A computed fold for a 349-nucleotide part of an RNA from an uncultured bacterium, annotated as small-subunit ribosomal RNA, central domain. The coordinates come from a structure-prediction model, not an experiment, and the mean pLDDT is 86.
Context: one part of a larger RNA
C1' cells in the first nucleotide's frame, strides 16, 4: 500500500465545540483543472512480457512489436471541479404553544441523627454467632420539653423524565441553556464530519480558607484464629460538606463513534398536534418526537441484534494486528505533588 476488522475474541477516543482537511441537495448556462478520445514527441543498450527465427530440444543466441508515465497539440462535455443565475425537500430564522430531577444563584421547610440545658426515673445500656473493649450511681440507656449544629431530602418514584457526556430529585423565586409540536412568513446549501486545538468531565486525591452532625481509609483497643497486619465489635484522624484553584482519570458501558437515506409487523409507555364525537372527563382514528418489550427479512462464530440495527448503503473521524514482558523502560510534554499523556525493545512461550 491492497485487503480485513472494532457489543462479548485485539480494537469506538469519556463527552462536546470546532480551524485546517475530507465529503456534500435540485435546475440551468459557461468553462475545461480533473476525466475521456485522436495525433505528435520522449521512453539508451541489455533484461522482462508477447510473437517469430537459429543451435536435434532446452538453457542459450537472435529479430520484431506493444505499453505505462511525462510533455505538446486538437477535440468531447456526461460526471467531479470552477464561475454565474435560479430554486426549496437539507440547515437555519420567525410566530404560537408544550413537557421536563437540564444548569447557576439565593431563600425557606419538616423528619431523622448527634450534642447542650432542664424534668421524670433507676441500674444497667450497648454490642455479638457468643463475648469483650466501650458508656453508666459524677445518674447513663429510656422518656418529655426547649435549644444548637451540619449533612441528606422519606412518600410521590416508574423499564418515568431531562442533559453532549460526567450527571441531575424537598419547596419557592430570579437568571439561563437545550428539546418537541403546529403554522409555513423569511434566508437560500448557509450542510456533515473533524487530525491539531479549546472547553466540560464521577469518585478518590492535592493547595488555601472555612465547616465538621453522620459515616469513616489510616490508627487504637476488643474478639475470632495455629496466626489474623482481615472479615465481626467499640472508638476514631484525614476525608465526606462549602468557596476558590489544581488534577483529568473510571467496567467514563449500550463494553456498540457521529451524520444521512432506505428496509414487514405487533404491543406498552412519556409528551405534542389534527379529526370524529362530546356538558366535562374519558374514548376512537390519524400524525410527530422520545423511551421499553416481542418479532419478519437480513445479519451474526454463536449469544444475540433486529426502523433506538450488530440489516442495506454513503461520508468523515478514532482505533486493532498472537500471549507475556508492559501501559513497563527511556525520552519528551503536562502537573505543587500524586500522577497523567505519548509509548518501545531485549528476552520468552
Nucleotide at each position: 500500500u491492497u485487503g480485513g476488522g472494532u457489543u462479548u475474541a485485539a480494537a469506538g477516543g469519556g463527552u462536546g465545540c470546532g480551524c485546517a482537511g475530507g465529503c456534500g441537495g435540485u435546475a440551468u448556462a459557461u468553462u475545461a483543472a480533473g476525466u475521456c478520445a485522436g495525433c505528435g514527441g520522449u521512453a539508451a543498450a541489455a533484461u522482462u512480457u508477447c510473437g517469430g527465427g537459429g543451435c536435434u530440444c532446452a538453457a542459450c543466441c537472435u529479430c520484431g512489436u506493444c505499453u505505462a508515465g511525462c510533455c505538446g497539440u486538437u477535440g468531447a462535455a456526461a460526471c467531479u471541479g470552477a464561475u454565474g443565475u435560479a430554486c426549496u425537500a437539507g440547515a437555519g430564522u420567525g410566530g404560537a404553544c408544550g413537557a421536563g430531577a437540564a444548569g447557576u444563584a439565593u431563600g425557606c421547610g419538616g423528619a431523622a441523627u448527634g450534642c447542650g440545658u432542664a424534668g421524670u426515673g433507676u441500674a444497667g445500656c450497648g454490642g455479638u454467632g457468643a463475648a469483650a473493649u466501650g458508656c453508666a450511681u459524677a445518674g447513663a440507656u429510656a422518656u418529655u420539653a426547649c435549644g444548637c449544629a451540619g449533612a441528606a431530602c422519606u412518600c410521590c418514584g416508574a423499564u418515568u423524565g431531562c442533559g453532549a457526556a460526567g450527571g441531575c430529585a424537598g419547596c419557592a423565586u430570579a437568571c439561563c441553556g437545550g428539546c418537541g409540536u403546529c403554522c409555513a412568513a423569511c434566508u437560500g446549501a448557509c450542510g456533515c464530519u473533524c487530525a491539531u486545538g479549546c472547553a466540560c468531565g464521577g469518585a478518590a486525591g492535592c493547595g488555601u480558607g472555612g465547616g465538621u452532625a453522620u459515616c469513616g481509609a489510616a490508627c487504637a483497643g476488643g474478639a475470632u484464629u495455629a496466626g489474623a497486619u482481615a472479615c465481626c465489635c467499640u472508638g476514631g484522624u484525614a476525608g465526606u460538606c462549602c468557596a476558590c484553584g489544581c488534577a483529568g482519570u473510571a467496567a467514563a458501558c449500550g463494553a456498540u463513534g457521529a451524520a444521512u437515506a432506505c428496509u414487514a409487523a405487533u404491543u406498552g409507555u412519556u409528551u405534542g398536534g389534527c379529526a370524529u364525537a362530546a356538558a366535562a372527563g374519558a374514548a376512537u382514528g390519524c400524525u410527530g418526537a422520545g423511551u421499553g418489550a416481542u418479532a419478519c427479512a437480513g445479519c451474526g462464530a454463536a449469544a444475540g441484534c433486529g426502523u433506538u440495527a450488530a440489516g442495506u448503503a454513503u461520508u468523515c473521524c478514532a482505533c486493532c494486528u498472537g500471549g507475556g514482558g508492559a501501559g513497563u523502560a527511556c525520552g519528551c510534554c503536562g502537573g505543587c505533588a500524586a500522577c497523567g499523556g505519548u509509548g518501545a525493545a531485549a528476552c520468552u512461550c